This is a predicted structure of an 87-nucleotide RNA (c-di-GMP-I-GGC riboswitch aptamer) from Paenibacillus flagellatus. The model forms 90% of the base pairs in the Rfam consensus. Lineage of the source: Bacteria > Bacilli > Caryophanales > Paenibacillaceae > Paenibacillus.
């Protein structure tokens, strides 16, 4: 160079859980391991969640649409690339 498929030096950490943080999805730390060969990174696409703000209807409660807000541990894409293997 190429491969992440076989093993894992070493890494990550679902869920539950305590603290902050947010209007919510959720994040961020501790503890926790169900899983993980990119579960590193990146919202392009396509899909889920959430609806603060906004528009509609409505006498009010309230309904409904909507992301500019999130999910990279949902799928494809792009990117980089440890540890080990072929050559």
């Nucleotide at each position: 160079u190429u491969c992440c498929g076989a093993a894992g030096c070493g890494g990550c950490a679902a869920a539950c859980u305590u603290g902050c943080c947010g209007a919510a999805a959720g994040g961020c730390a501790g503890g926790g391991a169900c899983g993980c060969a990119a579960a590193g990174c990146c919202a392009c696409a396509g899909g889920u969640c959430u609806a603060a703000g906004g528009u509609u209807c409505g006498g009010a409660c309230g309904a409904a649409c909507u992301a500019u807000g999130a999910c990279a541990g949902c799928u494809g894409g792009g990117u980089u690339g440890c540890c080990g293997a072929c050559a």